RNAcentral holds the sequence, with entries from ENA. A computed fold for a 311-nucleotide RNA from an Archaeoglobaceae archaeon, annotated as Archaeal signal recognition particle RNA. The gene name in the source record is ffs. Its mean pLDDT, the model's own confidence on a scale to 100, is 76.

[in-house]
């Protein structure tokens, strides 16, 4: 100074790239690619860091002067830009067919000389008045004559009472009037007759009030007649007038009507079909810029320290 082994220091390896986020770097997330080849924690209103930004916190391997860095080439892949741009979508407009109509050819069914199609008259239906009918709504007259009763008022009697007036209100009877007629309820007393018993007056005769209890009246429900005034009406008759499809009856006249199917020809409507113009955006193609994994690699930096044997 070399080479072999063995120890050790610095060192280097365990991935890297686009998108997206962000003011900007990285990481979480997505895609791309590559190796023999790392682990655990947190992180999108989120972690950490400032162009010394290419994660933050922790832990292991492995190699060890062994490598690290690289101008340039080549290159999957992504990012933007230009032109193109097909399915797709929106608008225009054509065509074709559905449907609808109208026509014209044609097959078939009913229906017609026991009368089609069509005319004419009448009904049916509307409005309006009227007469019936039904249903409903309202209604309960007046006078006169007697009888009770209530109240004023005068007379008379020894009580009870009696008598007479004027007025009311019921009752009955005749008359009239559409103004009656039948059921039912009808008050503890405070409406009316008749009032048993019992009370009251009186000497008797007799009168009085008068519960209970019968009939009754006012009042309340029902129901009939009947009456005029008035109302509804799907019922019926008239009258005027409207309206006339369809249906119904009549009559005229004589020979076709109608409905479905194919088929053509015309018009029309349109949602979904083709076509052809326009406008949109995607996907795809081309061209350009730019980032680049991996691969190749000029050049650079580094090749360092102890022992042991060799020559």
């Nucleotide at each position: 100074c070399g080479g072999u082994g063995g120890g050790c220091u610095a060192g280097g390896c365990c991935g890297g790239g686009g998108g997206g986020u962000u003011c900007g770097g990285c990481g979480u997330c997505c895609c791309c690619u590559g190796u023999a080849a790392c682990c655990c924690g947190a992180a999108a209103c989120c972690g950490u860091c400032g162009a010394u930004a290419u994660g933050c916190g922790g832990g292991g391997g492995c190699c060890g002067a062994a490598g690290c860095c690289g101008a340039g080439g080549g290159a999957a892949g992504g990012u933007c830009c230009g032109c193109u741009g097909a399915a797709c979508g929106g608008g225009c407009g054509g065509c074709a067919g559905c449907g609808g109509u109208u026509c014209c050819g044609u097959g078939c069914g009913c229906c017609g000389u026991a009368g089609a199609g069509u005319c004419u008259c009448c009904g049916u239906c509307c409005c309006g008045a009227g007469g019936g009918g039904u249903c409903g709504a309202c209604g309960g007259u007046u006078g006169c004559g007697g009888g009770u009763g209530g109240c004023u008022u005068u007379c008379c009697g020894g009580a009870g009472g009696g008598a007479a007036u004027g007025u009311c209100a019921c009752c009955c009877g005749c008359a009239u009037u559409u103004g009656c007629c039948g059921g039912g309820g009808g008050a503890a007393c405070c409406g009316g007759c008749c009032c048993a018993g019992g009370c009251c007056c009186g000497g008797a005769a007799g009168g009085g009030a008068g519960c209970a209890g019968g009939c009754u009246a006012a009042c309340c429900c029902c129901g009939g007649a009947c009456g005029u005034u008035c109302g509804g009406c799907g019922c019926u008759c008239u009258c005027g007038g409207g309206g006339g499809u369809a249906c119904g009856g009549a009559g005229a006249g004589g020979a076709g009507g109608c409905g479905c199917g194919c088929g053509g020809a015309g018009c029309u409507u349109c949602a979904a079909g083709c076509c052809g113009c326009u406008c949109g955006a995607u996907a795809g193609g081309c061209g350009g810029a730019u980032c680049g994994a991996c691969c190749c690699g000029a050049g650079g930096c580094g090749u360092g320290c102890c022992c042991a044997c060799c020559a």